[in-house]
Molecule: c-di-GMP-I riboswitch aptamer
Organism: Sulfurimonas sp.
RNA sequence: UAUUGAAAAAGCCACCCUUGCUGUGAAGCAAGUUCGGAAAGUUAUGGAUCUUAAACUCUAAGACCGCCAGACUGCCAGA
Numbered sequence: 001u002a003u004u005g006a007a008a009a010a011g012c013c014a015c016c017c018u019u020g021c022u023g024u025g026a027a028g029c030a031a032g033u034u035c036g037g038a039a040a041g042u043u044a045u046g047g048a049u050c051u052u053a054a055a056c057u058c059u060a061a062g063a064c065c066g067c068c069a070g071a072c073u074g075c076c077a078g079a
Stems, first nucleotide, its partner, number of pairs: 004077002012037002017032006035066001041072003045069003049063004
């Protein structure tokens, strides 16, 4: 530098559910819990999915990266 994730270890993340707070809502944050994850790290760029009270009229405004793809970065280990 490129490739792999069989075994092991260290650290990391945290589905569902419960409680509290925020939001109209999808959802987000915190604590508990632990279904799982080698990118379940970052990024709404494309697609998918979901939401929308007031205003708007929808070729709109949002949510979601733990749905798929793209971009950027990265731990450990084997060969």